[in-house]
RNA sequence: UAUCCAGAAAGGUGGAGGGAACAGGCCCUUUGAAACCUUAGCAACCUGCCCCGUCACAGAUCGGAGAAAGGUGCUAAUUCCUGCCCUGAAAUUUUUGGGGAAAGAUA
Numbered sequence: 001u002a003u004c005c006a007g008a009a010a011g012g013u014g015g016a017g018g019g020a021a022c023a024g025g026c027c028c029u030u031u032g033a034a035a036c037c038u039u040a041g042c043a044a045c046c047u048g049c050c051c052c053g054u055c056a057c058a059g060a061u062c063g064g065a066g067a068a069a070g071g072u073g074c075u076a077a078u079u080c081c082u083g084c085c086c087u088g089a090a091a092u093u094u095u096u097g098g099g100g101a102a103a104g105a106u107a
Base pairs, nucleotide, nucleotide: 001107002106003105004104009039010038011037012036013035017028018027019026022083023082024081025080040075041074042073045071046070047069049066051064052063053062079103084100085099086098087097088096089095090094
C1' cells in the first nucleotide's frame, strides 16, 4: 500500500479443547477439539508463461484479459457477531439498518 459478505476437505497420528487477545454473545467439538503429517482442492497476491492495448518500429515500461508451472496463503459460520466514532429507523434506553475507525489476517 492492496484485499478481507465469493470460493475450497478427505485420510492418518493425536486425545480435550477450539473460533487471534480481553469482555459479552453465539457457535463448533468424544459422531473426536488444538497441533502435526499425507493427499486433494480453492484463490490468483508475488515470480515465470501466453494474448491484447499503449509507445513511430523492436525491446522495455505501464494497463487489461487468460491459464495455473513455481513461491506464499487459505479450505465451519462476513475477519462468526458486538465493543470506539458519526448517522437513520422502531420502541423508551433497548432493538435494528448504514458509514467510518481501531485491532487482526494475508500479500
The RNA shown here (SAM riboswitch aptamer (S box leader)) has 107 nucleotides and comes from a marine eukaryotic metagenome. Of the family's consensus pairs, 90% are formed in the model. Model confidence (mean pLDDT): 83 of 100.